Predicted 3D model of a 163-nucleotide RNA (Lysine riboswitch aptamer) from a mouse gut metagenome. The sequence is in RNAcentral, with records from MGnify.

[in-house]
RNA sequence: AGAUAGAGGCGCGUGAUUCAUAAGUAGCUCCGUACAGGCAUUUGCGCUGCCGCAAGGCGGAGAGAAAGGGGAAAACGCCGAAAUGAUGCGCGGGCGCAGACGCGGAUUGUUGGGGAUAUGGUUAACAGCCAUGUCACUGUCAUCAUACGAUGGGGAGCUAUCU
Numbered sequence: 001a002g003a004u005a006g007a008g009g010c011g012c013g014u015g016a017u018u019c020a021u022a023a024g025u026a027g028c029u030c031c032g033u034a035c036a037g038g039c040a041u042u043u044g045c046g047c048u049g050c051c052g053c054a055a056g057g058c059g060g061a062g063a064g065a066a067a068g069g070g071g072a073a074a075a076c077g078c079c080g081a082a083a084u085g086a087u088g089c090g091c092g093g094g095c096g097c098a099g100a101c102g103c104g105g106a107u108u109g110u111u112g113g114g115g116a117u118a119u120g121g122u123u124a125a126c127a128g129c130c131a132u133g134u135c136a137c138u139g140u141c142a143u144c145a146u147a148c149g150a151u152g153g154g155g156a157g158c159u160a161u162c163u
Stems, first nucleotide, its partner, number of pairs: 001163006009079001011078004017072003028062006037051004041100007082111006089104004112138002115135008140153005
């Protein structure tokens, strides 16, 4: 230097299936009101198409969802597991341009791990996730100490074996 195999522990990720939430919400039907516009993920501009003059909006009644996100979980893949920032690219939903959002992958940077907590963001949410800070805990290596322990470093690391 290379190869193989391992360790950390509420360990990481996917997750059939299921449960609650979303929500008595959206949409639908009827009644009333007032009115000319409304819809095609979302914002702006334009095009195209559809609905409407009792629409859309608001109020009342009836019956009444789903997606994303979340809990548990068979099974599977693993220990930069994985998460995340930046810069390009591809796909998406009538069309085009410019964004936002979602999914995927490339390059590059950061993070040893889980927990608690504060602030901010996201979201229907006080659940969860993300970013930053703080607090102890834990694992590993180096140095010092040798009773306890202290200081510092980082996963491209650490341990074992083989060449």